[in-house]
RNA sequence: UCGGGGAUCGUCUAAUGGUAGGACAGCGGGUUUUGGUCCCGCCAAUUCAGGUUCGAAUCCUGGUCCCCGAA
Numbered sequence: 001u002c003g004g005g006g007a008u009c010g011u012c013u014a015a016u017g018g019u020a021g022g023a024c025a026g027c028g029g030g031u032u033u034u035g036g037u038c039c040c041g042c043c044a045a046u047u048c049a050g051g052u053u054c055g056a057a058u059c060c061u062g063g064u065c066c067c068c069g070a071a
Stems, first nucleotide, its partner, number of pairs: 001070007010024004018054001026042005047063005
């Protein structure tokens, strides 16, 4: 320099263009003499800027960062 892939709650991981879900963690409560286990509830996210669309995590363009390959 060229080509390909990726970026989603604190972490990991889902999501035919149509309510962003689950697990762990955290917080509150229940159970327990206490802690742990277990049960219930809550909190929390789409890398950035545009475009298309009635509607975008998803499609298109560009930027940033990461990974792989070629030279």

Transfer RNA from a Candidatus Komeilibacteria bacterium, 71 nucleotides, folded computationally. It matches the Rfam family "tRNA". Rfam's curators write: Transfer RNA (tRNA) molecules are approximately 80 nucleotides in length. By type it is a transfer RNA. The coordinates come from a structure-prediction model, not an experiment, and the mean pLDDT is 81.